[in-house]
RNA sequence: GGUGACAAAGGCGAUGGAGCGCCGCCAUAACCGCCCGUGACGGGCUGAUGGCUCCUACCAGUUU
Numbered sequence: 001g002g003u004g005a006c007a008a009a010g011g012c013g014a015u016g017g018a019g020c021g022c023c024g025c026c027a028u029a030a031c032c033g034c035c036c037g038u039g040a041c042g043g044g045c046u047g048a049u050g051g052c053u054c055c056u057a058c059c060a061g062u063u064u
Base pairs, nucleotide, nucleotide: 010026011025012024013023016055017054018053019052020051022050033045034044035043036042037041
C1' cells in the first nucleotide's frame, strides 16, 4: 500500500491543543467578531473557550 471480515458513530460554534454528569445549531447546511469611511478597497479595536477547568504560542513588566 491492497483485499476481506467485525465493531463504533457525525459535523459546527471569528487564531492551536486536552478534558467535561455542560449549552446551542446543522444536512449541504450549521460557522467565518466589532467600528469608521469607500467605486474598487483602506484604516482601527477586542478575543487563542459557545461555557467551565487547563496546556501551548504571542505581548508587556520585574529579577537572575